[in-house]
């Protein structure tokens, strides 16, 4: 350095749901809250699913794959 992921350690993130706000909507932002997560950090490149003022535009990265960055160090 790469692979790997432990009844290790420091921590981290935050589902459903509730409140406030934004949006036609999927959904998003903030607060609360924890189902879970070794990338549940980031990217819409491919597949998939979802929405619409639909032939185009948008959303989901916690659906799968891929790219990229990163803490720790048992077997």
């Nucleotide at each position: 350095c790469u692979c790997c992921g432990a009844c290790a350690a420091u921590g981290g993130c935050a589902a459903a749901c509730c409140c406030a706000g934004g949006g036609c909507g999927a959904c998003c932002u903030g607060g609360g809250g924890a189902c879970g997560c070794a990338a549940a950090g980031c990217c819409a490149c491919g597949g998939g699913c979802c929405u619409c003022a639909c032939c185009g535009a948008g959303g989901c990265a916690g659906c799968c794959g891929g790219g990229u960055u990163u803490c720790c160090g048992a077997a």

This is a predicted structure of a 75-nucleotide RNA (c-di-GMP-I riboswitch aptamer) from a Deltaproteobacteria bacterium. It matches the Rfam family "c-di-GMP-I riboswitch aptamer". From the family's description: GEMM was predicted in a large-scale screen for bacterial structured RNA regulatory elements. Of the family's consensus pairs, 94% are formed in the model.